A computed fold for a 71-nucleotide RNA from Eumeta japonica, annotated as transfer RNA. Lineage of the source: Eukaryota > Insecta > Glossata > Heteroneura > Eumeta. Its mean pLDDT, the model's own confidence on a scale to 100, is 82. It matches the Rfam family "tRNA". Rfam links the family to the GO term triplet codon-amino acid adaptor activity. By type it is a transfer RNA. RNAcentral holds the sequence, with entries from ENA and Rfam.
[in-house]
RNA sequence: AGGGAUGUAGCUCAGUGGUAGAGCGCUUGCUUUGCAUGUAAGAGGCCCUGGUUCGAACCCCAGCAUCUCCA
Numbered sequence: 001a002g003g004g005a006u007g008u009a010g011c012u013c014a015g016u017g018g019u020a021g022a023g024c025g026c027u028u029g030c031u032u033u034g035c036a037u038g039u040a041a042g043a044g045g046c047c048c049u050g051g052u053u054c055g056a057a058c059c060c061c062a063g064c065a066u067c068u069c070c071a
Base pairs, nucleotide, nucleotide: 002069003068004067005066006065007064010024011023012022013021018054026042027041028040029039030038047063050060051059
């Protein structure tokens, strides 16, 4: 140089065109003398650019990053 895969919350991952979710974690309230546990609520996100579409996390183009194969 060339081929392939991946990119979604702080972490690990779902989500195959129609309101973006789970577990763990974080914050607050209740519970406790206090901590832990339990319980209720909350904050927080689609790598970037353009296109297709009534509508894009999802489809297409071009980038960026990571992993991997060949040499």